[in-house]
């Protein structure tokens, strides 16, 4: 350094502001109504708009360091490229399913950089939810570390 096992710890962000008014309450008119008029409360869910982006991988150029003109090392770096968990399904598991990106620029090389314009977001609850409450003091991939063993 790497592999295996055991254990410990850690581990997610987000409706500013405005509009509407389902529904509820009150006043008043009326003999009364599931009626009229007026007022108040009322959606983080609707509308305008605002905001958010976890884990592993890949990440040219540029940046920093070392050797010296070519190479070596390092930090940063993707929600929409690949993947894992979660989720759906199932008594349970396997299998299966499982969101979203283009254009321009630079360059030998970019779905990752720079600029622009877009798009996406489980389940249950509730006025229809990526952002509220719950499932969740959960689960989980992962990260860091300790110990033991093996190479």
């Nucleotide at each position: 350094u790497c592999c295996u096992g055991u254990c410990u710890u850690c581990g997610g962000g987000g409706c500013a502001g405005g509009g509407u008014g389902a529904g509820g309450g009150g006043a008043u008119a009326g003999a009364a109504a599931u009626u009229g008029u007026c007022c108040c409360c009322a959606a983080u869910u609707c509308c305008c708009g605002a905001c958010c982006g976890g884990u592993g991988g890949u990440g040219a150029u540029g940046c920093c360091c070392c050797c010296a003109u070519g190479g070596g090392g390092g930090a940063c770096g993707a929600g929409c490229c690949c993947a894992a968990c979660a989720g759906c399904c199932u008594c349970a598991a396997c299998a299966g399913c499982c969101g979203a990106u283009c254009c321009g620029g630079u360059g030998u090389g970019a779905a990752u950089c720079c600029g622009g314009a877009g798009c996406c977001g489980c389940c249950c609850g509730u006025a229809a939810a990526g952002u509220c409450g719950g499932a969740u003091u959960g689960g989980g991939c992962g990260a860091a570390g300790a110990c033991a063993g093996a190479a």
Molecule: FMN riboswitch aptamer (RFN element)